[in-house]
RNA sequence: CGGAAUGUAGCUCAGCUUGGUAGAGCGCUGCGUUCGGGACGCAGAGGUCGUGGGUUCGAAUCCCGUCAUUCCGA
Numbered sequence: 001c002g003g004a005a006u007g008u009a010g011c012u013c014a015g016c017u018u019g020g021u022a023g024a025g026c027g028c029u030g031c032g033u034u035c036g037g038g039a040c041g042c043a044g045a046g047g048u049c050g051u052g053g054g055u056u057c058g059a060a061u062c063c064c065g066u067c068a069u070u071c072c073g074a
Base pairs, nucleotide, nucleotide: 001073002072003071004070005069006068007067010026011025012024013023020057028044029043030042031041032040050066051065052064053063054062
């Protein structure tokens, strides 16, 4: 320098193909249960979907640029 993959909650990931209210598990907080803890049950908080634009009535999703990490090639 060229090509590819990945980026979504604190962590691991789904959702993208087919645009239409952002989700799961673990973790965290509160309550119940217990002598207390764990486990279990109920409830809750937590996200400008890496980033900047474009298209569209509407974008995590489509298009362009760009950043980070990883891999391949030179």